[in-house]
Molecule: Bacterial RNase P class A
Organism: Erythrobacteraceae bacterium Alg239-R51
RNA sequence: CCAGGGGGCCGGGCAGUCGCGAACCGAAUGGUACGAGGAAAGUCCGGGCUCCACGAAACAAGGGUGGCGGGUAACGCCCGCCGUGGCGGGGAUUUCGGUCCCCGGCACAGGGAAAGUGCCACAGAGAGCAUACCGCCGAUGGCCUCUUUCGAGGAUCAGGCAAGGGUGAAAGGGUGCGGUAAGAGCGUACCGGGGCUUCGGCAACGCGGCCCGCAUGGCAAACCCCACCCGGAGCAAGGCCGAAUAGGGGCGGCGCGCCGAGCAAUCGGCAGGUGCGUUUCGCAUCGACCGCCCGGGUUGGCUGCUCGAGCUCUGGAGCAAUCCAGAGCCUAGACGAAUGGCUGCCCCCGCGCGGCUGGUGUGCAAGCAUACCGCGCGCGGGACAGAACCCGGCUUACAGGCCCCCUGGCACC
Numbered sequence: 001c002c003a004g005g006g007g008g009c010c011g012g013g014c015a016g017u018c019g020c021g022a023a024c025c026g027a028a029u030g031g032u033a034c035g036a037g038g039a040a041a042g043u044c045c046g047g048g049c050u051c052c053a054c055g056a057a058a059c060a061a062g063g064g065u066g067g068c069g070g071g072u073a074a075c076g077c078c079c080g081c082c083g084u085g086g087c088g089g090g091g092a093u094u095u096c097g098g099u100c101c102c103c104g105g106c107a108c109a110g111g112g113a114a115a116g117u118g119c120c121a122c123a124g125a126g127a128g129c130a131u132a133c134c135g136c137c138g139a140u141g142g143c144c145u146c147u148u149u150c151g152a153g154g155a156u157c158a159g160g161c162a163a164g165g166g167u168g169a170a171a172g173g174g175u176g177c178g179g180u181a182a183g184a185g186c187g188u189a190c191c192g193g194g195g196c197u198u199c200g201g202c203a204a205c206g207c208g209g210c211c212c213g214c215a216u217g218g219c220a221a222a223c224c225c226c227a228c229c230c231g232g233a234g235c236a237a238g239g240c241c242g243a244a245u246a247g248g249g250g251c252g253g254c255g256c257g258c259c260g261a262g263c264a265a266u267c268g269g270c271a272g273g274u275g276c277g278u279u280u281c282g283c284a285u286c287g288a289c290c291g292c293c294c295g296g297g298u299u300g301g302c303u304g305c306u307c308g309a310g311c312u313c314u315g316g317a318g319c320a321a322u323c324c325a326g327a328g329c330c331u332a333g334a335c336g337a338a339u340g341g342c343u344g345c346c347c348c349c350g351c352g353c354g355g356c357u358g359g360u361g362u363g364c365a366a367g368c369a370u371a372c373c374g375c376g377c378g379c380g381g382g383a384c385a386g387a388a389c390c391c392g393g394c395u396u397a398c399a400g401g402c403c404c405c406c407u408g409g410c411a412c413c
Stems, first nucleotide, its partner, number of pairs: 001409010012346007020035002023032003037384001041395002044393005049234004054282006062230005067081005082110001083108003087104007111225002116223002118219003133165002135161003140158002143154004173191006192214001193212005199206002238303004248294006257270005272286004310329008347382008356374001358373001359370004
């Protein structure tokens, strides 16, 4: 310098003029100061707030999360660490197949496949207590030839094998050595896997040591199992005022019970119903309740409505997310829904024109040239997109400009 990827900031500014919204001041003309976003979007999470559910406990249904620790009001979010995989660089070793160590980034819906069920197309012999296509062996038993016999040889029938090759995304651990008729964790060394454990670490886990030949692949972003967590609805929540109507009509179910005191009203106990998906306990209530159908009125105003888990700066703690302390600031609250129009200048981008006392190239010079930079003039363009109770996140969209990081390439020192 170029290309790719990731992240951050800005994404229009100034002045004039007319107009709009709401707050405050003023008797009024009017004045003061304020007026869309990083995503206001999606409505995917978490809450604040409001109302409802009679309360407690256990269970069920439904849903969510899924390595460890920390942050936070909380979260499925953020930060750090662990593990696995792969990439790049450096180093060590090598039987040149490979193996190990260190550093740096990247990705990960990262608990369980031996509780059960299910799927792995096609190809292939065979896709999970599997399998023999090409093959290897044929010691033992059989066949043939030679041999007096012992025995030797041949082919491959029975049988053995899964080490070699093939199919496939994946084929029942890998490599070497031994062993065998040929083979096989059959044995062994190392690696891999499983278990136990000293030490280190809050922990996930890690270094090391010891034991075990160790059949049982992959998928749970398949159903499922395990651990932990979770009431419901939502500002169209809710509150107040005003106004109006029909405290409307019909059907069905079940209870209105027993005992005691009392003249009676009533009181107490038991049973039963209702109040939560089920159960237990408690509490409340008993013309109470449960279910279905038809129909009427109100669509007006005020409030909720903006001071917040708020923002800025400084210092401190922490690897960081973030927290603590001090100082300062107040920055929309509309309600068919405001923040706009015009003019000028500036800014950014693109195109065109102009050699313009710049720069640059060339030439001894005068001069000439203009691809690039700068300058002047003209034209065009300036992304995604608009609050509606508020906040913390995630996801998606974004013309152009600036900055940082990573990866690869080229050039120079």